[in-house]
RNA sequence: GGAGCUACUCAGGUGGCUGCUCGCCUUAGGCGGGAGGAAAGUCCGGGCUCCAGAGGGCAAGGUGGUCGCUAACGGCGACGCAGGGUGACCUGACGGAAAGUGCCACAGAAAAUAUACCGCACUUGACAUCUCUGAUGUUAAGGGUAAGGGUGAAAAGGCGAGGUAAGAGCUCACCGCCUGCCGGAGUGAUCUGGCAGGGCAUGGUAAACCCCACCUGGAGCAAGGCCAAAUAAGGGGGAAGGAAUUGCCCGUUCCGUCUGACCCCCGGGUAGGCUGCUUGAUUCAUCAGAGCAAUCUGAUGAACAGAUAAAUAGUCACCACUAUACAGAACCCGGCUUAUGAGUAGCUCCAUCA
Numbered sequence: 001g002g003a004g005c006u007a008c009u010c011a012g013g014u015g016g017c018u019g020c021u022c023g024c025c026u027u028a029g030g031c032g033g034g035a036g037g038a039a040a041g042u043c044c045g046g047g048c049u050c051c052a053g054a055g056g057g058c059a060a061g062g063u064g065g066u067c068g069c070u071a072a073c074g075g076c077g078a079c080g081c082a083g084g085g086u087g088a089c090c091u092g093a094c095g096g097a098a099a100g101u102g103c104c105a106c107a108g109a110a111a112a113u114a115u116a117c118c119g120c121a122c123u124u125g126a127c128a129u130c131u132c133u134g135a136u137g138u139u140a141a142g143g144g145u146a147a148g149g150g151u152g153a154a155a156a157g158g159c160g161a162g163g164u165a166a167g168a169g170c171u172c173a174c175c176g177c178c179u180g181c182c183g184g185a186g187u188g189a190u191c192u193g194g195c196a197g198g199g200c201a202u203g204g205u206a207a208a209c210c211c212c213a214c215c216u217g218g219a220g221c222a223a224g225g226c227c228a229a230a231u232a233a234g235g236g237g238g239a240a241g242g243a244a245u246u247g248c249c250c251g252u253u254c255c256g257u258c259u260g261a262c263c264c265c266c267g268g269g270u271a272g273g274c275u276g277c278u279u280g281a282u283u284c285a286u287c288a289g290a291g292c293a294a295u296c297u298g299a300u301g302a303a304c305a306g307a308u309a310a311a312u313a314g315u316c317a318c319c320a321c322u323a324u325a326c327a328g329a330a331c332c333c334g335g336c337u338u339a340u341g342a343g344u345a346g347c348u349c350c351a352u353c354a
Base pairs, nucleotide, nucleotide: 001350002349003348004347005346006345007344008343009342010341012319013318014317015316016315017314018313020034021033022032023031024030025029036326040337041336043335044334045333046332047331048220049219050218051217055250056249057248058247060216061215062214063213064212065079066078067077068076069075080094081092082091083090084089095211096210100209101208102205103204104203117149118148119145120144122142123141124140125139126138127137128136129135130134157175158174160172161171162170176200177198178197179196180195181194182193183192184191185190224275225274226273227272234266235265236264237263238262241255242254243253244252282303283302284301285300286299287298288297289296290295
């Protein structure tokens, strides 16, 4: 100097004038507050409200290494294993293929209790040659073979020796793999050592169906509550059982059985106001302690938008400067994902110079 990896910060400030809105008050007014790091996506988890209560089972859905954190999560942290990268680091849809079923295109002989395309050697027959009773070559038939070659993502574990007609764990030693036992480190997943036995496997795929473990009642602020107003004593049909917030069953409760519960069809009225509505599992800062960390505990201090057709703005001056980006709260909170301007710190690699 260049190229990367990881983490973090900011998203203008102060003052005057004018304007909008909320709260409080001593109410011609005064004081104080007023849009983000993602407010976005609606992908997860909750708080809260309602369904009489929210019971049981099945179906259905979700998650999936271990240990922790959290109100909880499919989130976060650390670790393990596997994979990618020279590396700093990153990713994982990470339980089970020996419960069962399915699939592995094309190529290849053959894709799982799998086979013979090229080949290797043997037996028999025919022909030819020669150094002649044997050898060699060609060819036909027969059985043997999977060590060599080829195809492929993947083809009966690897290397060496023996053995064989030629070969093969066929045999042996070592390695790998499987089973059992005994240790060491660790909370654990897991890592690692030894002994004995076994010629040998469990080919891959579950982001295929499936099996196993754990979790899940539903709907949602347009939830819900209160007030006011209006309406046609609304009409018709079915009906003995029906209703209760995913589906089915059981249970429970309530309503009803000709004073007709409930279901369906036609038609009519209302669409207003108040509340829910923002002080919380809250946010920020400093200090102390525990912990590798996520985070937790304690102390001190500070802060807080509630609009309802939609407020949170305009202007001037000064300072600062990256202010030229992405972009606007709608019940609230914790995560994840996506969009984006500028900057800071640490670490890795390359080149060059001293």
A computed fold for a 354-nucleotide RNA from candidate division NPL-UPA2 bacterium Unc8, annotated as Bacterial RNase P class A.
Its mean pLDDT, the model's own confidence on a scale to 100, is 79.
The source organism's lineage runs through Bacteria, Bacteria candidate phyla and candidate division NPL-UPA2.
Its Rfam family is "Bacterial RNase P class A". Rfam classes the family as a ribozyme.